[in-house]
The RNA shown here (c-di-GMP-I riboswitch aptamer) has 87 nucleotides and comes from a Nitrospirota bacterium.
NCBI's taxonomy places the organism under Bacteria, Pseudomonadati, Nitrospirota.
Rfam family: c-di-GMP-I riboswitch aptamer. Rfam describes the family as follows. GEMM was predicted in a large-scale screen for bacterial structured RNA regulatory elements. Genes associated with GEMM are involved in a diverse array of functions, including chemotaxis regulation, signal transduction, secretion and chitin.
Model confidence (mean pLDDT): 87 of 100.
RNA sequence: UUUCCGAAAAGGUAAACUCUGGGUAACCAGGGGGCACAAAACCACGGAUCCUAUUCCUUACGGAGAAAGGACAGCCGGGUUGCCGAA
Numbered sequence: 001u002u003u004c005c006g007a008a009a010a011g012g013u014a015a016a017c018u019c020u021g022g023g024u025a026a027c028c029a030g031g032g033g034g035c036a037c038a039a040a041a042c043c044a045c046g047g048a049u050c051c052u053a054u055u056c057c058u059u060a061c062g063g064a065g066a067a068a069g070g071a072c073a074g075c076c077g078g079g080u081u082g083c084c085g086a087a
Base pairs, nucleotide, nucleotide: 005085006084012037013036017032018031019030020029021028022027035074041080042079043078045077046076047075049071050070051069052068054067055066056065058063
């Protein structure tokens, strides 16, 4: 110095919920809040999950199905980068 690993220290992020705003919605941004997290930093490449304004199709008119589009990184895998240095 690097890898594995995760004691300590310095810090960091911020779940549920809530207020305001955006969106048809999933959800997102900001304020409060604090469940947790050693990558809970970033990226929609693969899978899972979620949504439906639009189009098609169907209906017993409650809705179901398909296409297409979107969401999600704190669901998993993958890619990129990063703080510290005990055993």